[in-house]
Record summary: The RNA shown here (glmS glucosamine-6-phosphate activated ribozyme aptamer) has 164 nucleotides and comes from Halalkalibacter hemicellulosilyticusJCM 9152.
RNA sequence: UUGCAACGAAAAGCGCCAGGACUACACGAGUGAAUGUGUAGUUGACGAGGAGAGGGUUUAUCGAUUGUUCGGCGGAUGCCCUCCGGUUGUAGCAUGACAGCCGCCAAGCUUUUGUAAAAAACAUAGAGGCAACUCUAUGGACAAAGUCAGAAGCAACAUGCCUU
Numbered sequence: 001u002u003g004c005a006a007c008g009a010a011a012a013g014c015g016c017c018a019g020g021a022c023u024a025c026a027c028g029a030g031u032g033a034a035u036g037u038g039u040a041g042u043u044g045a046c047g048a049g050g051a052g053a054g055g056g057u058u059u060a061u062c063g064a065u066u067g068u069u070c071g072g073c074g075g076a077u078g079c080c081c082u083c084c085g086g087u088u089g090u091a092g093c094a095u096g097a098c099a100g101c102c103g104c105c106a107a108g109c110u111u112u113u114g115u116a117a118a119a120a121a122c123a124u125a126g127a128g129g130c131a132a133c134u135c136u137a138u139g140g141a142c143a144a145a146g147u148c149a150g151a152a153g154c155a156a157c158a159u160g161c162c163u164u
Base pairs, nucleotide, nucleotide: 014074015073016072017071019070020043021042022041023040024039025038026037027036046063047062048061052083053082054081055080056079057078084103085102086101087100088099089098092161093160094159095158096157108154109153110152111151112150113149114148122139123138124137125136126135127134128133
């Protein structure tokens, strides 16, 4: 240094890199350049949001950026089914072999009004590296989905009890 095994730690714009792009060196070509090959390295997602359990599945929400944040692989709180749980459906209660909506913050849909709050990029100042580039600190900003609340409208069963 490599391989195998065991143990521990570590994450979700998360992890990795063999394509590409870029840098350095060498070789070659050429003789004005450009182009090529090899080796080594660099880059390769900025935050917001998101977790009942089991199984399945893969192009799994939103916007920001001087936009390679390209491309590939793996994973993942998404989505589907089932279960468990909550909840809506006659003014109330109960039960659901009904129809739906959700996930312990636990019905919804449409329109509309209001509502909190980014980080990087950027600038400045440093550190490392031949370089590509990386890290740190300070400063000033700018989102959308969504959440919550209000208004208008839409849409919906059965049985029993009780009340009027």

Model confidence (mean pLDDT): 77 of 100.